[in-house]
């Protein structure tokens, strides 16, 4: 530091994913050992039981008992008296303390926190310093007696008593007040000193010494001395509080207004203290867009995680500060509480009860139940720190310490080290070689951590404190207490812990996750879109590195993974650090308050803003150094940083703030012209339409064609004349003009803005502008006019499978005008305003200027508008480019994945309609831009092809043949299915063939390799089978070698077993071959160049060809595969060669039959021609066409073989070869029968035909190509004939198949189901074959079917070709109308390229990329999931009005009731309280009516998902109506 995902492929833009650190975790799987930490995140739900706040006899009054000894009493049990126990236990009064320490986060959005300041508006136990005093009295009460009531809890009644309890009284200042005097300071409010007069106001004693004074009156005394304490009042300090103030402190505007004690004043009251804190009065304020007031939602920081920071989450364990204590309410006590282990009231809850009343509060430790994925022992100890109480010992102290549970977390260590190839054995895998686990293991040498055993053994403990010396002070003092110092003495939970030392053993200790890319790490098996993974892209449908096991393999390791969370990657909220023309975003346009920002000089200030310093920013973290536990974690000491906030001192450039000045911003005058700027009113002339009249006659209208309609009651069409309403041709133009919207006949009259030119004046007076006002097209609504055209709705006529549509023919709102409403648009330049800067070319509107000119114009030029083009630069491309989207500033406005949705709900406008503002549940991994290459189009251009056209001749009707589907069948054996399956595999199923079916045998097998044993192979033949087979008999030995025993190839039989064998299955695992686009002219590549890529270019582009042929051009230059040629045939010719061919001339024959020839023919070798060569023309002078000559042939002569990168998971496992899978007494194999030949039917492909260009029939004539010895077979006999019979000939230019047939030349037939047809069928035969019954074939004779030329629709074919003829081969015993050859006769026609099909370039559109057979949109049904509404109904918090009103607190009465002090001799009065009464407040609780939020509802709306459902067919191509 990135990575993976959108596409075919690229840029970009975007979001989702993942790698990394972190947790108070939690779940799986495993688990040695320690250190050090952490351990209810959920119910602030309830809580058994025990323990957390007591202490002090040196404040005080009582004062025990167990037990024990003594005395006495008694027989004894057992009493009574004293002593110990013991002035202890224990209660109680009093005093400190309980407000700390500990626990929790419920409430709180707030002076609660932080943080910095005020306090001159305050307090402050214990503590430290300091000063002063501590004096003299009363009265009472608990405890305790004694007695009463309750069940208990308690409560009472009368009696007695102490105090450092309580209450008077004296003194009393420097305290507090008031009054006056003055000094200082001030923020003008006061404050602080200094003097003087006035009032008020206090105390408590305890302990321990001593006797020096004092007193008694001699002691072991105190009221007396001294020292500790303690109390009282003061002063100061330090801690602690409390109250205020600046700044900070979470989302929501779908919360915008809040507020009546509310804001101020004034006088009171109240408090420690300042204030409306309260309270009467007066005044009308206060707060709020810099966010009041509402709601949610939350303890705040230090700090914690993360991260380069900035920032972002978090506030567990430590630590500050809040706030709470069962829920709510009050107050008392006190120095501090409105008090966790206190009290009183209400509520709820549990618990006790005698039913009359009682009691309780774990969010203090620990433990239960519960909740909940989930959190620990009902432990030791006060030994260490610290706390409380005491003078002290000491006592408390679940604070602490420390043990105990959990791998929760950090950290450490360990499960050994070394050596070891026969690379063992065994797993995996394997191409069977091997290869890996693996030097791993075993052996062997060694070590000795941890764990166990046995023995040792710290530190933490020093102080208090007690005793003991010594000094020093206080003192009368040697006492006695204080303080220093020294010695000794006491104390250890942890824990026999840590650490050490021996002893034995390698011996007790390794797992968990992945292994398709991200991402380190692959192989086999099982599964077979099942079962399953999956963080994300996505594996799984028969060869899954992706499921699930196995082997190996990465990672980490006492852990590993998984979840769930936070932070980072995410620059993906962008301060650092993004964007807005097409991707998500510029507001439809102006005016303009507020706010933000602002021009040029001087001066001045010092708020920003920059330096200093000076306080604070707790500790404890982090980070750096040192050091301490064996090390590390952990901990201790030191820095260091805390970016901040506050004072203060200093600079003055820049922002700000004050003066003053200035002209360039910007406005004002003054001349001038341009303009569909805006509003009114007046005219106008075409045309529509209608009305009226004339002329006229059948049609007119409309369309792709048509219909509806109109018209004989006179339409259209034509002329006159009227009516009326609307809109303003030409001009007109990327011209003008407005701020957008928008604005066109003309002519007045009012209004507004821009511009220019020249000079004056004001003198920053600007910019942009949240809210707020205006203005805003069409349409649309409301009154109330018009109303001619033209039209939604509708109706009618077409179209069409349907057509609520396009198309037509009417037609109403509306279109228009006046007043009002809406407030929207693809309101778009998809581009917010203003300002400056930054090469250029050309138009064009608007004014000026110069220069010419008789004028008009052309030329230069300045300034303001509008346009193309194009540079640099920006841009993801596309593009923008001085009118930027380019560099700057300055403000507003928007955006933040796609759907759900600009939707719901709320609010706000609005008669409505609907506008505006504006979410979330859920859902997806995308949705987008922009360019590319393709392919597609019912776009465009060019241009081929028998592709149309123009002919010819089928096919489709008919019969049969013969393939195919369906059927049927034991089986009908398999394959091929649009072209490009179907007379195709198959060039030949009666058995064989053969794969199917039936039966009947077989199992090392019909075939191949090894082993053993035997026999040579062989031949011949019995039995019994349907045959395979199975059971016998006879004959007969060969080749090489030998040592003469044998041994060896081969070959047959027996035997065991490795294997053998599969036309089984997968052509969607393959190889080879093959079809097709297509014999169409395309299809790449290197190098350069161009572009961020993809990819472009060359290959386009003018011509031109059959052709990516060639020629020119040109950032391209060359090159491959393909064209073409080079091969074969054909056609002319030379040439050599003449046998079996051939015969012109010579002889001969019947007969090229033989002699002979070597001319021809023809065979078959080699050669030659043909190249647009020559010519004219045209053409870019090219290429190359067009005509012509010559020529056998002319522009590729004709044919054929040759098939480019690819398509179509195109055919084929059944030809061959293959990987897997599957079968092994069968899916092998051998035999006989059957079957592939079945037949209501569909289809393809052919053959004969339907007749007279024919049929019979007689005669006559002329081919090519081939086959032939298991053969072709002449001749020449039989037979109507198929054939048979003999049999020459010929391994073939010689013989033989063979007679070619259409044709011609005769006759006959006369248009008919026929002398057309020739199927079917019946008798008879030939022939091949082991066998024609299923089921050949072909003759003879006789039958004598359909058909009379073929709907829609479809195929072939451009010349020696279709058409017609007939020949011959391959397969083959035998068996073609198929197939493959082969001559023979031998035509038509193409104007041409609109149109159908295929295809090639180019180009242009896209939302296709499985590429149009695409893609995709809505209803509808059906499941499911989330949400809106809904009569309402339940809860919950809350505002308001009202009753009501516990306990307190004040204040009032205060009749009843009262020790303290006063008067008084008492009685009694008075102050001073009590106790009740009321009274204002005041929780809970009621009553009524509001709004807010939640949950739930019959039924309802849409919305989203979902497998191959239903209708259409909306968009994407000109998407078929853009």
């Nucleotide at each position: 530091a990135g990575a993976g995902u959108u596409u075919g492929a690229u840029c970009c833009u975007g979001g989702c994913u993942c790698a990394g650190a972190a947790u108070g975790a939690a779940c799986g799987c495993u688990g040695g050992c320690g250190g050090c930490g952490u351990g209810c995140c959920u119910a602030a739900c309830a809580c058994a039981u025990g323990c957390a706040a007591g202490u002090c006899g040196a404040a005080c009054g009582g004062g025990a008992a167990a037990u024990u000894c003594g005395g006495g009493a008694g027989c004894a049990a057992u009493c009574c008296c004293g002593g110990a126990g013991a002035g202890u236990a224990c209660a109680g009064u009093g005093g400190c303390g309980c407000a700390c320490g500990g626990g929790u986060g419920a409430g709180u959005a707030a002076c609660a926190u932080g943080u910095g300041g005020g306090u001159a508006a305050u307090c402050u136990g214990c503590c430290u310093c300091u000063g002063u005093a501590u004096c003299g009295g009363g009265g009472a009460u608990a405890a305790c007696g004694u007695u009463g009531c309750g069940a208990a809890a308690g409560c009472g009644a009368c009696g007695c008593u102490a105090a450092u309890a309580c209450c008077g009284g004296a003194u009393g200042a420097u305290a507090c007040u008031c009054c006056g005097a003055u000094g200082a300071u001030u923020u003008c409010g006061g404050u602080c000193g200094u003097g003087g007069g006035a009032a008020u106001c206090a105390a408590a004693g305890a302990c321990a010494g001593c006797c020096u004074c004092u007193g008694u009156a001699u002691a072991u005394c105190a009221g007396g001395c001294u020292g500790u304490u303690g109390u009282a009042c003061g002063g100061a300090g330090a801690u602690g509080a409390g109250c205020u103030c600046g700044c900070a402190u979470a989302c929501c505007a779908u919360u915008a207004g809040c507020u009546a004690g509310u804001c101020g004043g004034c006088g009171g009251g109240g408090u420690a203290a300042c204030g409306g804190c309260c309270c009467a009065c007066c005044g009308a304020g206060g707060c709020g867009a810099c966010g009041a007031u509402g709601g949610u939602u939350a303890g705040c920081u230090g700090a914690u995680c993360u991260g380069a920071g900035a920032g972002g989450a978090u506030g567990a364990u430590c630590a500050g500060c809040c706030a709470c204590a069962c829920c709510g309410g009050a107050a008392c006590u006190g120095a501090c509480a409105c008090a966790c282990g206190g009290u009183c009231c209400g509520g709820a809850c549990u618990c006790c009860u005698a039913c009359g009343g009682g009691a309780g509060g774990c969010a203090g430790c620990a433990g239960u139940g519960a909740g909940g994925a989930a959190u620990u022992u009902u432990g030791c100890g006060c030994a260490a720190u610290g706390g409380g109480c005491g003078g002290a010992a000491g006592c408390c102290u679940g604070a602490c310490g420390c043990a105990g549970c959990a791998a929760c977390g950090c950290c450490g260590c360990g499960u050994g080290a070394g050596u070891g190839a026969u690379g063992a054995a065994g797993g995996c895998c394997u191409u069977c070689g091997g290869g890996u686990c693996g030097u791993a293991a075993a052996g062997c040498u060694c070590u000795g951590u941890c764990a166990g055993g046995c023995g040792g053994g710290a530190a933490g403990a020093a102080a208090c404190u007690g005793u003991u010396c010594u000094g020093u002070g206080u003192g009368a003092a040697c006492a006695a207490c204080a303080c220093a110092g020294g010695g000794c003495a006491c104390u250890g939970a942890c824990g026999g812990u840590a650490c050490c030392g021996c002893c034995g053993a390698a011996g007790g200790a390794a797992g968990c996750a992945c292994c398709g890319g991200c991402u380190g790490a692959c192989u086999c098996c099982g599964u077979g879109c099942c079962a399953g993974c999956a963080g994300c892209c996505g594996c799984g449908g028969u060869a899954a590195u992706a499921c699930g096991g196995a082997g190996g393999g990465u990672g980490c390791a006492a852990g590993c993974g998984u979840u769930a969370u936070u932070c980072g990657g995410a620059u993906u909220u962008a301060u650092u650090g993004g964007g807005c023309g097409u991707a998500a975003a510029g507001g439809g346009c102006g005016c303009g308050c507020a706010g933000g920002c602002g021009g040029u000089u001087u001066u001045u200030u010092a708020g920003g803003u920059c330096g200093g310093a000076u306080g604070u920013g707790a500790a404890a973290u982090c980070c750096c150094g040192u050091g301490g536990c064996u090390u590390a974690a952990c901990c201790a000491c030191g820095g260091a940083a805390g970016u901040g906030c506050a004072u203060u001192c200093g600079a003055a450039a820049c922002c700000g703030g004050a003066a003053a000045a200035c002209u360039u911003g910007a406005g004002u005058a003054u001349g001038g012209g341009a303009g569909a700027g805006g509003g009114a009113a007046a005219c106008g002339g075409a045309a529509u339409u209608c009305c009226c009249g004339g002329u006229g006659u059948a049609g007119c209208g409309g369309u792709g064609a048509a219909a509806u309609g109109c018209g004989u009651a006179g339409a259209u069409a034509u002329c006159g004349g009227g009516a009326g309403g609307a809109a303003c041709a030409c001009c007109u133009g990327u011209g003008g003009c407005g701020a957008a919207a928008g604005c066109g006949g003309u002519u007045u009259c009012c209004c507004g803005g821009a511009c220019c030119a020249a000079u004056a004046c004001u003198g920053a007076c600007g910019c942009u502008g949240a809210g707020g006002c205006g203005c805003g097209a069409a349409g649309g609504c409301g009154c109330g006019g018009g109303g001619a055209u033209c039209a939604a709705a509708c109706a009618g006529g077409a179209u069409u499978a349907g057509a609520u549509a396009c198309c037509c023919u009417g037609g109403u709102a509306g279109u228009c005008c006046g007043c009002g409403c809406a407030g929207u648009a693809a309101a778009c330049g998809g581009u917010g305003a203003u300002c400056a800067c930054u090469u250029g070319g050309u138009g064009u509107g608007g004014c000026g200027g110069g220069u010419a000119u008789u004028g008009a114009c052309c030329c230069c030029u300045g300034c303001c508008g509008u346009g193309c083009c194009g540079g640099a630069g920006c841009u993801a491309a596309c593009g923008c480019a001085u009118u930027a989207a380019g560099u700057g500033a300055u403000c507003c406005g928007c955006c933040u994945g796609g759907g759900a949705a600009g939707u719901a709900c709320g609010g706000u406008c609005g008669c409505a309609a609907g506008a505006u503002u504006a979410a979330a549940a859920c859902u997806c991994a995308a949705a987008g831009g922009a360019a590319u290459u393709g392919a597609c189009g019912g776009g465009g251009g060019c241009c081929c092809g028998c592709a149309c056209a123009a002919g010819c001749g089928g096919u489709g009707g008919a019969g049969u043949a013969u393939g195919u589907g369906g059927u049927u069948u034991a089986a009908u054996u398999c394959g091929a299915c649009g072209c490009a399956a179907c007379g195709c595999g198959a060039a030949g199923a009666a058995c064989c063939u053969u794969a199917c079916c039936u039966g009947g045998g077989u199992u090392u097998g019909a075939c191949a390799u090894c082993c053993g044993c035997g026999g040579a192979a062989c031949c011949c033949u019995g039995a019994u089978g349907a045959a395979a087979g199975u059971c016998g008999g006879g004959g007969g030995u060969g080749c090489c070698u030998u040592u003469c025993g044998g041994g060896g190839a081969g070959c047959c039989g027996c035997g065991a077993g490795a294997c053998a064998g599969g036309u089984g299955c997968u052509g969607c695992a393959u190889g080879g071959c093959u079809g097709u686009c297509g014999u169409c002219a395309g299809c790449u590549c290197g190098u350069g160049u161009c572009g961020u890529g993809a990819g472009a270019u060359g290959u386009u582009g003018g011509g031109u060809u059959a052709a990516g042929u060639c020629c020119c051009g040109c950032a391209a230059c060359g090159a491959g595969c393909g064209c073409a040629a080079c091969c074969c045939u054909u056609g002319u010719c030379u040439u050599c060669a003449g046998u079996u061919a051939c015969c012109a001339u010579c002889a001969u024959u019947a007969a090229g039959u033989u002699g002979g020839g070597g001319a021809c023919u023809c065979c078959g070798g080699a050669g030659a021609u043909a190249c647009u060569g020559c010519c004219c023309c045209g053409g870019u002078c090219a290429a190359c066409g067009g005509g012509g000559a010559g020529g056998a042939a002319g522009g590729u002569g004709g044919g054929g073989a040759u098939g480019a990168c690819g398509u179509c998971a195109a055919g084929u496992c059944c030809u061959c070869a293959u990987g897997g899978c599957c079968u092994u007494u069968a899916u092998g194999c051998c035999c006989a029968g059957g079957g592939c030949u079945a037949c209501a039917c569909a289809c393809g492909u052919a053959c004969u035909a339907c007749a007279a260009u024919g049929g019979a029939u007689c005669g006559u004539a002329c081919a090519g190509a081939g086959g032939g010895u298991u053969g072709c077979g002449a001749g020449c006999c039989u037979g109507c004939g198929a054939a048979g019979g003999u049999g020459a000939g010929c391994u073939a230019a010689u013989c033989c198949c063979a007679u070619a047939a259409a044709a011609c030349g005769g006759u006959c037939c006369c248009c008919a189901g026929u002398u057309c047809g020739g199927a079917u069928u019946g008798a008879a035969g030939u022939c091949u074959g082991c066998a024609a019954c299923c089921c050949g074939a072909c003759u003879u004779c006789a039958u004598g079917a359909a058909g009379u030329c073929g709907g829609a629709a479809u195929c072939g074919c451009u010349a020696g070709u279709a058409a017609u003829c007939g020949c011959g081969g391959a397969u083959c015993a035998g068996c073609a109308u198929g197939c493959c050859g082969c001559g023979g006769u031998g035509a038509a026609u193409a104007c041409g390229u609109u149109c159908c099909c295929g295809g090639g370039c180019c180009u242009u559109g896209u939302a296709c990329a499985c590429a149009c057979c695409g893609c995709c949109c809505g209803u509808c049904a059906c499941a499911c999931c989330a949400u809106g509404a809904g009569a309402g109904u339940c809860g919950g918090a809350u505002g308001u009005a009202c009753c009501a009103g516990a306990a307190g607190u004040u204040g009032u009465c205060g009749g009843g009731c009262u020790a303290a002090c006063c008067c008084g001799c008492a009685a009694g009065g008075g102050g001073a309280g009590c106790a009740g009464a009321c009274a204002c407040c005041c929780a809970a609780g009621g009553u009524a009516u509001g709004g807010c939020c939640g949950a739930u509802g019959a039924u309802u709306g849409g919305g989203g998902u979902g497998a191959a459902g239903u209708c259409g067919u909306a968009a994407c191509a000109a998407g078929g109506u853009a």

Background: The prediction has a mean pLDDT of 85. This is a predicted structure of a 1522-nucleotide RNA (small-subunit ribosomal RNA) from an uncultured delta proteobacterium. It matches the Rfam family "Bacterial small subunit ribosomal RNA".